[in-house]
Predicted 3D model of a 143-nucleotide RNA (FMN riboswitch aptamer (RFN element)) from Microbacterium maritypicum MF109. The sequence is in RNAcentral, with records from Rfam. The model forms 97% of the base pairs in the Rfam consensus. Lineage of the source: Bacteria > Bacillati > Actinomycetota > Microbacteriaceae > Microbacterium maritypicum. The prediction has a mean pLDDT of 81.

């Protein structure tokens, strides 16, 4: 170093303003899972997570576990260099599902004030004391 088994580890981030009321509006700020890649990556390649569909198994049932398959965001310019969409400088952009909703957008209704419905949070609450890609983290055994 390799194989098998077990253990452990394995996602971050907020202030201010207005107001009767907003961690959702407005302003500013802040955050970045895992493996790979000639050199360090939220934006390259792949994976996990998340959301569907089909299917198999366990269970009296609620439900739980496995498999297949689909969906699944975003980067440019300049510099250095042998090599960087990864570093340095500058400017951008992105963020699962459910909940909440003073804003905004859309649809419908009402003569009108206005009403109803849908959508609207990366940072709040929840599933989750879960799962997890994986780990140059530890132990045991093997040739």
């Nucleotide at each position: 170093a390799c194989g098998u088994g077990c253990u452990c580890c394995g996602g971050g981030g907020u202030c201010g303003g207005u107001g009767g009321g907003a961690a959702u509006c407005c302003g500013a700020a802040c955050c970045g899972g895992c493996g790979g890649u000639g050199a360090c990556a939220g934006u390259c390649c792949g994976c996990g997570a998340g959301c569907g569909u089909c299917u198999c198994g366990a269970g009296a049932g609620a439900u739980c576990g496995g498999g297949a398959u689909g969906c699944c965001g975003a980067u440019c310019c300049g510099g250095u260099g042998g090599a960087a969409u990864u570093c340095c400088g500058g400017g951008a952009c992105c963020g699962a599902c459910g909940g909440u909703g003073a804003u905004g957008c859309g649809a419908g209704g009402g003569c009108g004030a206005c009403c109803u419905c849908g959508c609207u949070a990366g940072u709040c609450c929840g599933g989750a004391a879960g799962g997890g890609a994986g780990g140059c983290a530890g132990c045991a055994c093997g040739a």